[in-house]
RNA sequence: UAUUUCCUUCGGGGUCGGGUGAAAUUCCCAACCGGCGGUGAUGAGGUGUAAUCCUCUUAGUCCGUGACCCGGACGCUUUUUUAGCGGACGGUGGAUCUGGUGAAAUUCCAGAGCCGACAGUAUAGUCUGGAUGGGAGAAGGAAUGA
Numbered sequence: 001u002a003u004u005u006c007c008u009u010c011g012g013g014g015u016c017g018g019g020u021g022a023a024a025u026u027c028c029c030a031a032c033c034g035g036c037g038g039u040g041a042u043g044a045g046g047u048g049u050a051a052u053c054c055u056c057u058u059a060g061u062c063c064g065u066g067a068c069c070c071g072g073a074c075g076c077u078u079u080u081u082u083a084g085c086g087g088a089c090g091g092u093g094g095a096u097c098u099g100g101u102g103a104a105a106u107u108c109c110a111g112a113g114c115c116g117a118c119a120g121u122a123u124a125g126u127c128u129g130g131a132u133g134g135g136a137g138a139a140g141g142a143a144u145g146a
Base pairs, nucleotide, nucleotide: 001146004143005142006141007140008139009138010137017029018028019027031126032125033116034115035065036064037063038062043056044055045054046053060114061113069091070090071089074086075085076084077083096112097111098110099109100108118129119128120127
């Protein structure tokens, strides 16, 4: 420096205030929130200067991806069936424009929009629940190869 395997830890935020009503954090006005990886012209730092070089950093709405849901090779439990548990992989699954600057921006600046699993309940991105679960991935460590 890099490959593969293993171990440990970490790994999601948010209804102020008001209206109607018998009842709503669910409707209406209004408020608030933005997982993970990539890209990246912002910002900060580095080298003698500078840079499009190096390091860190910058997107809910671009590209990909996780949770939820559907299917599921196969494996396990079971005498067998039923049934239960796990599960590679596949599928489904939301949303952005206008103006400015510029060589270049759906990422910067300004403005105005838009989106958000399932179950429960007066209709829920924000409450309660499955979930002391799972998880994209992140950090550290060990072994191994060159």

FMN riboswitch aptamer (RFN element) from Fictibacillus enclensis, 146 nucleotides, folded computationally. The sequence is in RNAcentral, with records from Rfam and Ribocentre. Of the family's consensus pairs, 100% are formed in the model. Model confidence (mean pLDDT): 79 of 100. NCBI's taxonomy places the organism under Bacteria, Bacillati, Bacillota, Bacilli, Fictibacillus. It matches the Rfam family "FMN riboswitch aptamer (RFN element)". Rfam describes the family as follows. The RFN element is a highly conserved domain that is found frequently in the 5'-untranslated regions of prokaryotic mRNAs that encode for flavin mononucleotide (FMN) biosynthesis and transport proteins.